[in-house]
Predicted 3D model of a 73-nucleotide RNA (transfer RNA) from Biomphalaria pfeifferi. Its mean pLDDT, the model's own confidence on a scale to 100, is 82.
RNA sequence: GCCUCUAUAGCUCAGCGGUUAGAGCACUAGUCUUGUAAACUAGGGGUCCUGACUUCGAUCCUCAGUAGGGGCU
Numbered sequence: 001g002c003c004u005c006u007a008u009a010g011c012u013c014a015g016c017g018g019u020u021a022g023a024g025c026a027c028u029a030g031u032c033u034u035g036u037a038a039a040c041u042a043g044g045g046g047u048c049c050u051g052a053c054u055u056c057g058a059u060c061c062u063c064a065g066u067a068g069g070g071g072c073u
Stems, first nucleotide, its partner, number of pairs: 001072007010025004018056001027043005049065004
């Protein structure tokens, strides 16, 4: 330098172009317990990496950029 994959909650990850973007774990509060843990209930937490294109409508399609992983030279 070229090719390819990935980027969504604190972490690991889902998410047919459509009506409030979700799960598990973690966190907070409560119930329970002598107390902690576990279990159960409820809750908080998101500029869907950035900018543009297409579209009535984009986390999703297309292009460029940035960061990271892999491959080739």